Context: one part of a larger RNA
Molecule: small-subunit ribosomal RNA, 5' domain
Organism: uncultured bacterium
């Protein structure tokens, strides 16, 4: 000079756009953050409507009881989702990422496409009742039921075992045709066509697993290694694999850096340079990883699962002391640390999600207001006229100069503002309905220069000089270096100068 997630100090009018805990992956009050389906199911706590009985009144009516009848629905049982999104970088020097490739060694729920198929029985359990433990949390025992729970039989094409044949590759093979045996399926709901079940095959999406190559520092770190390296059998898994295990072999890695500290989540990018290059990885996107700290499985198509289970630790909160609850690295927002980083907002109206046949319902994801000059970029703060070069300041060689057309004074404008009126776009599906930003942005009258400039610097590098004060004091200051009585270098004043709603100062990086 460029550059920042800045931060300090002095000033600040407005607007659009983007970002806004780099530190203590420190502890966390409160509130949200994943429900959703009654068109699977038994139900009926709670609201409302019918109905029936009573009471009161002549009656409309009120008011109490009963009834799952209908809307509907809290718990409950069943399905889907909770592995998506959101957040954070601790930890990882690794196939963790990037890139390029293979899988003849795999799985993939919701989707799409083909094909075929849905027969016939059974048994429970929750809620709901009754009884009991406990302060709670939360159970424990009795009876009763339902289902798109759960089990049985029966048929099936693929599977698996054993025979026979055919085409074919990249070695184990791989495709496919046909025989025996053997093991295995389904679910139904609304209603007159929909939306579901089951097996099979293909497709898509997604993953999962190997390879080659690439991307740190220290050699003042030289040798590492015992499931270690290979083999043969198995268990294991969606799959291969020393993943794991018994056995047998003695092997496998290193100066082309093994292996050992230390240090980091990688990439796409970013900044910066004229390019090599060098430095970074905040925001947006991919991908990896982590959820108080370590470990461990269940369910499931997928988790070793942030708002799920279970065990241990530390914590912190509740207890009736016997036992119990909790995890903001989600959105706010508390404390603390820190030079330093935000509202306990608004709306589901858009976009996307999960559920739903669909109305719809959840959706701190998003869309949006809000704080702060933190950042880029725009905008005004007036414009034009105006000389006797006015007062004032400053300096002066007292003649003067110089601030300066600067101001006043006339003569317009009206962005901004301010007040009034109108009022969106963004909302899209055959029409109707539907907007949190926001009565906002716009645009229209009216008013009135009215309401809106500062910071630095002037000794060279560097663009800007003078007076006073002060006397190696006081101070300055990125290098050189200034001040010890005329200081353009300190301090103040006129003056320049440079930038501007900023401007210095300080940190980091090229």
């Nucleotide at each position: 000079g460029g550059a920042u997630g800045a931060a300090c100090g002095c000033u600040a009018g407005c607007g659009a756009c983007a970002g806004g805990c780099u530190u203590a992956a420190c502890a966390c009050a409160u509130g949200c953050a994943a429900g959703u389906c009654g068109a699977g199911g038994g139900g009926c706590a709670g609201c409302g409507a019918g109905g029936g009985c009573g009471u009161a009144g002549c009656a409309a009516u009120a008011c109490g009881c009963c009834u799952g009848u209908c809307g509907g629905c809290g718990a409950c049982c069943g399905g889907c989702g909770c592995a998506c999104u959101g957040g954070u970088g601790a930890g990882u020097a690794a196939c963790a990422c990037g890139u390029a490739u293979g899988c003849g060694a795999c799985c993939u729920g919701c989707c799409c496409c083909c094909u075929a198929c849905a027969g016939g029985g059974g048994u429970a359990u929750a809620a709901c009742c009754c009884g009991u433990a406990g302060a709670a949390a939360u159970g424990c025992g009795g009876a009763c039921u339902a289902a798109u729970c759960c089990c049985c039989c029966a048929u099936a094409g693929u599977c698996c075992u054993g025979g026979a044949g055919g085409c074919u590759g990249c070695a184990u093979g791989g495709c496919u045709u046909u025989c025996a045996g053997g093991g295995g399926a389904a679910a139904g709901g609304c209603c007159a066509g929909c939306c579901g079940g089951u097996a099979g095959g293909g497709g898509a999406u997604g993953g999962g697993c190997a390879u080659g190559c690439g991307g740190c520092g220290c050699a003042u770190u030289a040798g590492c290694u015992a499931g270690u390296u290979g083999g043969c059998g198995g268990g294991g898994c969606a799959a291969c694999g020393g993943c794991c295990c018994a056995c047998c072999a003695a092997g496998g890695c290193g100066a082309c850096g093994a292996u050992g500290c230390g240090u980091a989540g990688g990439g796409g990018u970013u900044c910066u340079g004229a390019g090599a290059g060098g430095a970074a990885g905040g925001u947006c996107c991919c991908c990896c990883a982590c959820a108080c700290u370590g470990g461990u499985a269940c369910u499931g198509a997928g988790a070793c699962a942030c708002g799920g289970u279970c065990c241990a630790g530390a914590c912190u909160c509740c207890u009736a002391c016997g036992g119990g609850a909790g995890g903001c690295a989600g959105c706010a927002g508390u404390g603390g640390g820190g030079a330093a980083u935000c509202u306990u907002c608004c709306g589901c109206a858009a976009u996307g999600g999960g559920c739903g046949a669909a109305a719809g319902c959840c959706u701190g994801a998003c869309g949006g207001a809000g704080c702060a000059a933190c950042g880029c970029c725009g905008c005004g703060u007036g414009a034009g006229u105006g000389a006797u070069g006015a007062c004032g300041g400053c300096c002066u060689u007292c003649g003067g100069g110089u601030u300066g057309u600067a101001a006043a004074c006339c003569u317009c404008u009206g962005u901004c503002c301010u007040u009034a009126g109108u009022g969106a776009c963004g909302a899209a599906g055959g029409a109707a309905g539907u907007g949190a930003c926001g009565g906002u942005a716009g645009c229209u009258a009216a008013g009135g220069a009215g309401g809106a400039a500062g910071c630095c610097c002037c000794g060279g590098c560097u663009a800007a000089c003078u007076a006073c004060g002060u006397g190696c004091c006081a101070g300055c200051a990125g290098c050189c270096g200034c001040g010890g009585u005329a200081a353009u270098a300190c301090g103040u004043a006129g003056g320049u100068g440079g930038c501007a709603a900023g401007c210095g100062u300080u940190g980091u990086c090229c």